[in-house]
RNA sequence: GCCCCCAUCGUCUAGAGGCCUAGGACAUCGGCUUUUCAAGCCGACGACACGGGUUCGAAUCCCGUUGGGGGCGCCA
Numbered sequence: 001g002c003c004c005c006c007a008u009c010g011u012c013u014a015g016a017g018g019c020c021u022a023g024g025a026c027a028u029c030g031g032c033u034u035u036u037c038a039a040g041c042c043g044a045c046g047a048c049a050c051g052g053g054u055u056c057g058a059a060u061c062c063c064g065u066u067g068g069g070g071g072c073g074c075c076a
Base pairs, nucleotide, nucleotide: 001072002071003070004069005068006067007066010026011025012024013023018056028044029043030042031041032040049065050064051063052062053061
């Protein structure tokens, strides 16, 4: 330098164009329960890496950027 893959709540993850003002688990916080703790139950908080494009409609498709991973090559 070229090619491929990946990026979603604090963490892990669902998602394959409309059922997503994005769902679940754990964590955190509040409440209930309990003599206390744990467990359990209820609730709250919290994310689509960034920019552009296509489309009536994009987390999803395309292009670019950034970051991470892998493969191939160059440095005679």
A computed fold for a 76-nucleotide RNA from an uncultured Planctomycetota bacterium, annotated as transfer RNA.
The sequence was found in a public genome assembly.
Its Rfam family is "tRNA". The family's RNA type in Rfam is transfer RNA.